[in-house]
Molecule: Bacterial RNase P class A
Organism: bacterium
RNA sequence: AGAGCAGGUCGGGCGGCCGCGGGGCAUCCCCGAGGAAAGUCCGAACUCCGCAGGGCAGGGUGCUGGGGAAAUCCCAGUGAGGGUAACCUUAAGGAAAGUGCCACAGAAAAUACACAGCGGGUGACCGCAAUGGUGAAAUGGCGAGGUAAGAGCUCACCGGCAGCCGGGUGACCGGCUGGCCAGGCAAACCCCACCCGGAGCAAGAUCAAAUAGGAAGGGAUGGAGUGGCCCGCUCCCCUUCGGGUUGAUCGCUAGUGGGGCAGGGUAACCUGUCUCCCAGAGAAAUGGCCGUCCCCUUCGCAAGAAGGGACAGAACUCGGCUUAUAGGCCUGCUCUCAUC
Numbered sequence: 001a002g003a004g005c006a007g008g009u010c011g012g013g014c015g016g017c018c019g020c021g022g023g024g025c026a027u028c029c030c031c032g033a034g035g036a037a038a039g040u041c042c043g044a045a046c047u048c049c050g051c052a053g054g055g056c057a058g059g060g061u062g063c064u065g066g067g068g069a070a071a072u073c074c075c076a077g078u079g080a081g082g083g084u085a086a087c088c089u090u091a092a093g094g095a096a097a098g099u100g101c102c103a104c105a106g107a108a109a110a111u112a113c114a115c116a117g118c119g120g121g122u123g124a125c126c127g128c129a130a131u132g133g134u135g136a137a138a139u140g141g142c143g144a145g146g147u148a149a150g151a152g153c154u155c156a157c158c159g160g161c162a163g164c165c166g167g168g169u170g171a172c173c174g175g176c177u178g179g180c181c182a183g184g185c186a187a188a189c190c191c192c193a194c195c196c197g198g199a200g201c202a203a204g205a206u207c208a209a210a211u212a213g214g215a216a217g218g219g220a221u222g223g224a225g226u227g228g229c230c231c232g233c234u235c236c237c238c239u240u241c242g243g244g245u246u247g248a249u250c251g252c253u254a255g256u257g258g259g260g261c262a263g264g265g266u267a268a269c270c271u272g273u274c275u276c277c278c279a280g281a282g283a284a285a286u287g288g289c290c291g292u293c294c295c296c297u298u299c300g301c302a303a304g305a306a307g308g309g310a311c312a313g314a315a316c317u318c319g320g321c322u323u324a325u326a327g328g329c330c331u332g333c334u335c336u337c338a339u340c
Stems, first nucleotide, its partner, number of pairs: 001336010012293007020032005034311001038322002041320004046200004053231004058196005063077005078092001079090004093191002098189002100185003115132002117128004140158002143155003159181002161178007204250004214241005222236004257276008294309006
């Protein structure tokens, strides 16, 4: 200097004039959209349900340890894969409980009696899985010896499996021994472990007002009860059509809150202490104009000129994940080249 990897942060400021919403000690003062407010994917809090109690079906998660209220989340690690690397991804419990699938090609995809071929034999036939071919995958791989020709038949190295020893909380790693050696797929059905009431702020609560104490059907061997079925339990009504009301207040923002400092921890995070109050609209507010500063691109010797400035708007709240994002800044790390 270039190319990358991981993380963090800003993404507009200031002034003037006019104009909005909330609050207050009220002719003045204070506050007023986000890092994702988006998606509505996961969890929680909260509200309601005359069972929310048990079970079945069903659904979700799936390496280990830690964090956390929980989460399909975060941190650290292990295995496997990718990358020269920094790093990234996770299709990561079980194939020896069972069932199923592996198209086409190929002789054959597991009950391999082997197509071409190699060797033996007069022949009938016998031996072979090394060579060829097919394929994603075919008696573990490569090399040597051995053999009639071959083969873990034997040996060395490697892989898988089993046993033992050592390290580690653990996933797992290392070592030694043993010729024990058809596989893959469970993001196929399934098995195992753990977890799961339902619906949702358009949840719901209160007040006010109005109407048609209307009509029809079913009902105790019955019906109803917030996903389905069964049992239990509780209640006595249930279903359909039609009519009236569509107003107001609350829920609705001081809370699992934000920030600083110190300590513990590799980290996620935890503990202590100090400090701050940062929208609560209700058909929907935070805007318009002017000036100036800032950032980027182009032109220009310069002065300067022109153009551009992302994704995007709360609606009960919070913890996560995912997606979108012009441009700028900061920190650490990896690789290449050059110079000293």